The RNA shown here (transfer RNA) has 72 nucleotides and comes from a Tepidisphaerales bacterium. RNAcentral records the identical sequence in 2 taxa. The prediction has a mean pLDDT of 81.

RNA sequence: ACCUUUGUGGCGUAAUGGUAUCGCGCCCGGCUGUUAACCGGGAGAUUGCAGGUUCGAGUCCUGCCGAAGGUG
Numbered sequence: 001a002c003c004u005u006u007g008u009g010g011c012g013u014a015a016u017g018g019u020a021u022c023g024c025g026c027c028c029g030g031c032u033g034u035u036a037a038c039c040g041g042g043a044g045a046u047u048g049c050a051g052g053u054u055c056g057a058g059u060c061c062u063g064c065c066g067a068a069g070g071u072g
Stems, first nucleotide, its partner, number of pairs: 001071007010024003018055001026042005048064005
C1' cells in the first nucleotide's frame, strides 16, 4: 500500500430493508430471622463518525476512524 472480516446499553449477544432481542450486571419490590439463592418489576442503545440510496437503513453504497486476519 492493497484485500477480507468486524464495530449495537456498563459487559457479552441477536435482529429477512419495516416497533432494536436476550443474558449478565445495575436499581426498586417480594420471599427470608439476615445474607445469598429464587420470584416480580424498572432504568439503560439517536446501532463507531460523516454523507448517499430508499416511503423506510443496525442491515445496501461511498469516504473516514478503531480492532482482528491476510497478501506484497